[in-house]
RNA sequence: GUGGCGGCUAGGUGGGGUGCUCGGCCUACCCUUGCAGGGGUUCUCCCUGCACCGCAAACGGUCGAUAUGGCGGACCGAAGCCGAUGCGAGGCAUCUCAACAAGUGCUGAACCCCACAACCCAGCAAUGAAGCUUCGUCCCAUGGGGUGCACGGAGGCGAUAGGCUCCUCGGAGGAGGAGCCGAAUCGCCCUUACCAAGCGAACCGGGUUAGGCCAGGAAUGGAGCGGCCCUAAGCUUGGACGUGCACGUUCAUGGGGUUGCGGGGCUAAGUAUGGUGUGGGAUUCUCAGCACUUGGGUGGGAUGUCCAGCAUCGGCGCGCCGCCAC
Repeated sequence: GUGGCGGCUAGGUGGGGUGCUCGGCCUACCCUUGCAGGGGUUCUCCCUGCACCGCAAACGGUCGAUAUGGCGGACCGAAGCCGAUGCGAGGCAUCUCAACAAGUGCUGAACCCCACAACCCAGCAAUGAAGCUUCGUCCCAUGGGGUGCACGGAGGCGAUAGGCUCCUCGGAGGAGGAGCCGAAUCGCCCUUACCAAGCGAACCGGGUUAGGCCAGGAAUGGAGCGGCCCUAAGCUUGGACGUGCACGUUCAUGGGGUUGCGGGGCUAAGUAUGGUGUGGGAUUCUCAGCACUUGGGUGGGAUGUCCAGCAUCGGCGCGCCGCCAC
RNA backbone atom coordinates (compact mmCIF):
# COMPACT_ATOMS: atom_id res chain seq x y z
C1' G A 1 0.00 0.00 0.00
C1' U A 2 -3.84 -3.67 -1.35
C1' G A 3 -7.47 -7.29 0.11
C1' G A 4 -10.36 -9.97 3.85
C1' C A 5 -12.65 -10.32 8.86
C1' G A 6 -14.40 -7.95 13.25
C1' G A 7 -15.68 -3.72 16.42
C1' C A 8 -17.08 1.57 16.43
C1' U A 9 -18.59 6.45 14.75
C1' A A 10 -20.72 10.40 11.27
C1' G A 11 -25.18 9.34 9.44
C1' G A 12 -29.61 6.58 8.15
C1' U A 13 -34.24 3.34 8.72
C1' G A 14 -39.39 5.66 2.20
C1' G A 15 -40.49 10.46 -0.53
C1' G A 16 -43.71 14.43 -1.88
C1' G A 17 -48.37 17.63 -2.11
C1' U A 18 -52.76 19.99 0.30
C1' G A 19 -54.32 21.95 4.82
C1' C A 20 -53.58 24.13 9.90
C1' U A 21 -49.31 27.53 11.41
C1' C A 22 -45.71 33.66 11.46
C1' G A 23 -42.95 29.54 9.77
C1' G A 24 -40.80 23.91 10.07
C1' C A 25 -42.44 19.00 11.48
C1' C A 26 -46.09 15.27 13.93
C1' U A 27 -52.27 13.73 13.30
C1' A A 28 -55.80 13.85 8.84
C1' C A 29 -56.53 13.50 3.39
C1' C A 30 -54.22 12.78 -1.54
C1' C A 31 -50.25 11.04 -4.97
C1' U A 32 -46.13 8.05 -5.73
C1' U A 33 -42.10 4.08 -4.77
C1' G A 34 -41.26 -0.68 -2.56
C1' C A 35 -43.09 -5.11 -0.08
C1' A A 36 -47.16 -8.57 1.32
C1' G A 37 -52.12 -10.49 0.46
C1' G A 38 -56.61 -10.88 -2.52
C1' G A 39 -59.63 -10.34 -7.09
C1' G A 40 -60.20 -10.14 -12.31
C1' U A 41 -62.52 -9.46 -18.44
C1' U A 42 -54.33 -10.43 -18.32
C1' C A 43 -54.16 -5.46 -18.65
C1' U A 44 -48.99 -3.87 -16.70
C1' C A 45 -55.83 -3.49 -14.30
C1' C A 46 -58.54 -3.13 -9.48
C1' C A 47 -58.82 -3.55 -3.96
C1' U A 48 -56.59 -3.86 1.10
C1' G A 49 -52.56 -3.35 4.41
C1' C A 50 -47.51 -1.97 5.86
C1' A A 51 -43.35 1.22 5.41
C1' C A 52 -38.52 -0.04 12.65
C1' C A 53 -41.42 -0.39 17.55
C1' G A 54 -43.82 2.02 21.81
C1' C A 55 -45.90 6.51 24.63
C1' A A 56 -48.38 11.42 24.79
C1' A A 57 -50.64 14.93 21.70
C1' A A 58 -54.78 18.55 16.51
C1' C A 59 -59.76 23.18 21.22
C1' G A 60 -52.84 20.00 20.56
C1' G A 61 -47.26 18.39 20.94
C1' U A 62 -42.46 20.20 19.63
C1' C A 63 -39.06 23.50 17.55
C1' G A 64 -36.99 28.49 15.32
C1' A A 65 -34.43 29.35 8.52
C1' U A 66 -28.43 25.93 12.40
C1' A A 67 -36.67 24.91 12.71
C1' U A 68 -37.53 19.14 8.41
C1' G A 69 -40.91 16.93 15.51
C1' G A 70 -40.62 15.40 21.35
C1' C A 71 -39.47 11.17 24.93
C1' G A 72 -37.76 5.86 25.31
C1' G A 73 -35.98 1.69 22.52
C1' A A 74 -34.45 -1.62 18.07
C1' C A 75 -31.97 -2.23 13.40
C1' C A 76 -28.50 -0.75 9.17
C1' G A 77 -23.91 1.40 9.03
C1' A A 78 -19.64 4.44 5.43
C1' A A 79 -24.05 2.59 4.01
C1' G A 80 -24.22 6.93 0.63
C1' C A 81 -25.08 12.50 0.07
C1' C A 82 -25.66 16.79 -3.19
C1' G A 83 -26.39 19.26 -7.86
C1' A A 84 -27.59 19.99 -13.25
C1' U A 85 -30.41 18.47 -17.60
C1' G A 86 -34.48 15.73 -19.64
C1' C A 87 -38.85 12.88 -18.94
C1' G A 88 -42.53 13.01 -15.40
C1' A A 89 -47.58 10.53 -11.74
C1' G A 90 -49.91 13.95 -8.73
C1' G A 91 -50.98 18.72 -6.55
C1' C A 92 -51.49 24.15 -6.34
C1' A A 93 -52.33 29.29 -8.44
C1' U A 94 -54.02 32.40 -12.45
C1' C A 95 -56.33 32.91 -17.12
C1' U A 96 -59.41 30.93 -20.85
C1' C A 97 -62.90 27.74 -23.59
C1' A A 98 -66.79 24.35 -23.27
C1' A A 99 -70.51 21.86 -20.53
C1' C A 100 -74.02 21.83 -16.28
C1' A A 101 -77.55 24.28 -12.70
C1' A A 102 -80.49 28.60 -11.36
C1' G A 103 -82.36 33.38 -12.73
C1' U A 104 -83.57 37.35 -16.27
C1' G A 105 -84.57 39.14 -21.16
C1' C A 106 -85.62 38.54 -26.44
C1' U A 107 -87.40 35.54 -30.47
C1' G A 108 -89.96 31.51 -32.40
C1' A A 109 -93.03 27.29 -31.82
C1' A A 110 -96.85 24.55 -29.06
C1' C A 111 -101.80 25.34 -26.50
C1' C A 112 -106.17 28.84 -26.61
C1' C A 113 -109.40 32.66 -29.12
C1' C A 114 -110.99 35.54 -33.45
C1' A A 115 -111.21 36.66 -38.56
C1' C A 116 -110.57 35.60 -43.72
C1' A A 117 -110.55 33.04 -48.37
C1' A A 118 -112.55 28.91 -50.55
C1' C A 119 -106.22 26.44 -52.42
C1' C A 120 -106.71 21.10 -50.55
C1' C A 121 -109.27 16.87 -47.81
C1' A A 122 -113.61 15.26 -45.36
C1' G A 123 -118.92 16.07 -44.06
C1' C A 124 -124.08 17.72 -45.13
C1' A A 125 -127.34 18.75 -49.35
C1' A A 126 -133.09 17.58 -55.02
C1' U A 127 -135.53 12.24 -49.13
C1' G A 128 -134.20 20.03 -50.78
C1' A A 129 -128.26 23.70 -49.01
C1' A A 130 -128.19 28.98 -47.99
C1' G A 131 -132.05 32.69 -47.70
C1' C A 132 -137.10 34.73 -46.74
C1' U A 133 -141.67 34.11 -44.12
C1' U A 134 -144.96 32.04 -40.48
C1' C A 135 -146.45 29.07 -36.18
C1' G A 136 -145.08 26.60 -31.70
C1' U A 137 -141.49 26.16 -27.82
C1' C A 138 -138.98 30.69 -24.82
C1' C A 139 -139.97 35.80 -22.23
C1' C A 140 -143.39 39.92 -20.57
C1' A A 141 -148.32 41.97 -19.72
C1' U A 142 -153.58 41.35 -19.40
C1' G A 143 -157.95 38.47 -18.93
C1' G A 144 -160.60 33.82 -18.09
C1' G A 145 -160.63 28.67 -16.29
C1' G A 146 -158.44 24.58 -13.09
C1' U A 147 -156.15 22.78 -8.57
C1' G A 148 -154.70 23.41 -3.44
C1' C A 149 -154.88 26.07 1.20
C1' A A 150 -156.98 29.60 4.68
C1' C A 151 -161.04 32.48 6.37
C1' G A 152 -166.36 33.79 6.44
C1' G A 153 -171.97 33.16 7.55
C1' A A 154 -175.25 39.63 6.76
C1' G A 155 -179.75 42.74 7.24
C1' G A 156 -185.06 44.52 7.10
C1' C A 157 -190.61 44.51 7.38
C1' G A 158 -195.26 42.40 8.88
C1' A A 159 -198.18 38.87 11.42
C1' U A 160 -198.71 35.12 15.08
C1' A A 161 -197.76 31.48 19.56
C1' G A 162 -196.61 33.33 24.09
C1' G A 163 -195.63 36.96 28.11
C1' C A 164 -196.66 41.56 31.19
C1' U A 165 -200.08 45.61 32.73
C1' C A 166 -204.94 47.43 32.93
C1' C A 167 -210.35 47.18 32.22
C1' U A 168 -215.12 44.41 31.90
C1' C A 169 -217.96 39.84 32.93
C1' G A 170 -218.67 35.06 35.67
C1' G A 171 -220.35 30.59 41.32
C1' A A 172 -215.31 28.35 40.19
C1' G A 173 -212.08 26.44 36.37
C1' G A 174 -212.22 30.79 33.33
C1' A A 175 -214.19 34.36 29.07
C1' G A 176 -213.68 39.01 26.30
C1' G A 177 -211.14 43.66 25.13
C1' A A 178 -207.08 47.53 24.98
C1' G A 179 -201.91 48.67 25.25
C1' C A 180 -196.80 47.10 25.37
C1' C A 181 -193.07 43.37 24.56
C1' G A 182 -192.32 39.64 21.19
C1' A A 183 -190.41 34.46 19.33
C1' A A 184 -186.68 29.17 17.76
C1' U A 185 -193.32 29.82 14.16
C1' C A 186 -195.17 31.77 9.22
C1' G A 187 -194.83 35.08 4.95
C1' C A 188 -192.18 38.70 2.03
C1' C A 189 -187.80 41.84 0.51
C1' C A 190 -182.52 42.16 0.21
C1' U A 191 -177.94 39.59 0.37
C1' U A 192 -172.81 35.18 -1.37
C1' A A 193 -174.54 34.43 3.79
C1' C A 194 -177.55 28.78 1.93
C1' C A 195 -178.39 23.09 1.46
C1' A A 196 -177.92 17.82 3.40
C1' A A 197 -176.85 14.23 7.35
C1' G A 198 -175.76 13.53 12.47
C1' C A 199 -175.26 15.26 17.50
C1' G A 200 -177.35 18.80 20.51
C1' A A 201 -180.74 22.09 27.04
C1' A A 202 -180.38 17.43 34.01
C1' C A 203 -182.66 22.24 36.14
C1' C A 204 -183.93 28.17 33.52
C1' G A 205 -187.20 25.84 24.98
C1' G A 206 -191.82 24.66 22.29
C1' G A 207 -195.72 21.11 20.95
C1' U A 208 -198.60 16.87 22.33
C1' U A 209 -199.72 15.44 26.98
C1' A A 210 -201.30 8.46 29.26
C1' G A 211 -201.64 8.15 34.48
C1' G A 212 -202.44 11.02 38.44
C1' C A 213 -203.70 16.25 40.57
C1' C A 214 -206.98 20.84 40.81
C1' A A 215 -211.94 23.66 39.94
C1' G A 216 -216.89 21.92 39.08
C1' G A 217 -223.53 18.91 40.54
C1' A A 218 -222.16 17.54 35.69
C1' A A 219 -220.51 19.13 31.11
C1' U A 220 -216.27 21.21 30.51
C1' G A 221 -211.87 23.62 31.64
C1' G A 222 -206.87 24.49 33.99
C1' A A 223 -201.79 23.47 35.61
C1' G A 224 -198.74 19.82 34.12
C1' C A 225 -194.84 14.88 35.57
C1' G A 226 -193.23 10.81 32.47
C1' G A 227 -192.98 9.43 27.41
C1' C A 228 -192.82 10.93 22.37
C1' C A 229 -192.07 14.70 18.59
C1' C A 230 -189.86 19.31 17.16
C1' U A 231 -185.79 22.29 18.28
C1' A A 232 -182.52 27.88 19.60
C1' A A 233 -177.35 28.88 20.26
C1' G A 234 -173.62 25.69 19.00
C1' C A 235 -170.62 21.45 17.21
C1' U A 236 -169.03 17.58 13.38
C1' U A 237 -168.91 15.99 8.23
C1' G A 238 -169.90 17.09 3.20
C1' G A 239 -171.50 20.48 -0.59
C1' A A 240 -172.58 25.34 -2.77
C1' C A 241 -171.31 30.54 -2.35
C1' G A 242 -167.99 34.89 -1.14
C1' U A 243 -162.98 36.87 -0.17
C1' G A 244 -157.70 36.31 -0.02
C1' C A 245 -153.13 33.71 -1.14
C1' A A 246 -150.37 30.15 -3.93
C1' C A 247 -149.04 27.15 -8.51
C1' G A 248 -143.74 22.60 -12.74
C1' U A 249 -151.95 23.77 -14.20
C1' U A 250 -154.86 25.34 -18.69
C1' C A 251 -156.93 28.66 -22.57
C1' A A 252 -157.05 33.27 -25.11
C1' U A 253 -155.30 38.21 -26.67
C1' G A 254 -151.44 41.63 -27.40
C1' G A 255 -146.32 42.55 -27.49
C1' G A 256 -141.15 40.87 -27.47
C1' G A 257 -137.32 37.76 -29.05
C1' U A 258 -129.20 37.53 -29.33
C1' U A 259 -129.46 32.50 -29.84
C1' G A 260 -131.18 27.29 -29.72
C1' C A 261 -135.05 23.36 -30.97
C1' G A 262 -139.47 21.61 -33.70
C1' G A 263 -143.62 22.19 -37.60
C1' G A 264 -145.61 24.68 -42.21
C1' G A 265 -145.02 27.72 -46.73
C1' C A 266 -142.02 30.14 -50.71
C1' U A 267 -137.65 29.37 -53.33
C1' A A 268 -134.04 26.48 -55.98
C1' A A 269 -127.76 24.91 -55.37
C1' G A 270 -124.74 25.18 -52.66
C1' U A 271 -122.99 25.29 -47.64
C1' A A 272 -117.74 27.15 -43.65
C1' U A 273 -119.71 21.91 -40.07
C1' G A 274 -114.57 19.67 -39.10
C1' G A 275 -109.38 19.46 -40.61
C1' U A 276 -105.57 22.10 -43.51
C1' G A 277 -103.92 27.22 -45.03
C1' U A 278 -103.27 32.67 -44.22
C1' G A 279 -103.52 36.81 -40.97
C1' G A 280 -104.31 38.81 -36.20
C1' G A 281 -104.81 38.57 -30.82
C1' A A 282 -103.91 36.78 -25.92
C1' U A 283 -100.94 33.95 -22.50
C1' U A 284 -97.37 31.82 -19.08
C1' C A 285 -98.47 26.16 -17.47
C1' U A 286 -94.86 23.54 -22.15
C1' C A 287 -90.67 23.27 -25.74
C1' A A 288 -86.51 25.25 -28.58
C1' G A 289 -82.73 28.93 -29.86
C1' C A 290 -79.77 33.25 -28.60
C1' A A 291 -77.70 36.77 -25.07
C1' C A 292 -76.46 38.29 -20.08
C1' U A 293 -75.67 37.44 -14.71
C1' U A 294 -74.51 34.17 -10.70
C1' G A 295 -72.62 29.53 -9.08
C1' G A 296 -69.88 25.21 -8.02
C1' G A 297 -64.48 22.77 -9.58
C1' U A 298 -67.77 19.12 -14.39
C1' G A 299 -64.16 18.60 -18.36
C1' G A 300 -60.29 20.51 -21.79
C1' G A 301 -56.35 24.00 -22.89
C1' A A 302 -52.40 27.72 -21.74
C1' U A 303 -48.82 29.74 -18.37
C1' G A 304 -46.31 29.47 -13.93
C1' U A 305 -45.02 26.72 -9.74
C1' C A 306 -44.16 22.50 -5.96
C1' C A 307 -42.45 17.70 -6.61
C1' A A 308 -42.22 11.67 -5.80
C1' G A 309 -40.02 8.51 -9.33
C1' C A 310 -36.85 7.18 -13.75
C1' A A 311 -32.62 8.14 -17.11
C1' U A 312 -27.91 10.57 -18.15
C1' C A 313 -23.95 13.44 -16.42
C1' G A 314 -21.12 15.69 -12.76
C1' G A 315 -19.29 16.90 -7.75
C1' C A 316 -18.26 15.32 -2.76
C1' G A 317 -17.43 11.42 0.55
C1' C A 318 -15.80 6.38 1.19
C1' G A 319 -13.94 7.94 8.26
C1' C A 320 -11.58 5.50 13.06
C1' C A 321 -9.50 1.17 15.59
C1' G A 322 -7.86 -3.88 15.88
C1' C A 323 -6.47 -8.69 13.75
C1' C A 324 -4.90 -11.72 9.54
C1' A A 325 -2.68 -12.45 4.51
C1' C A 326 0.38 -10.51 0.57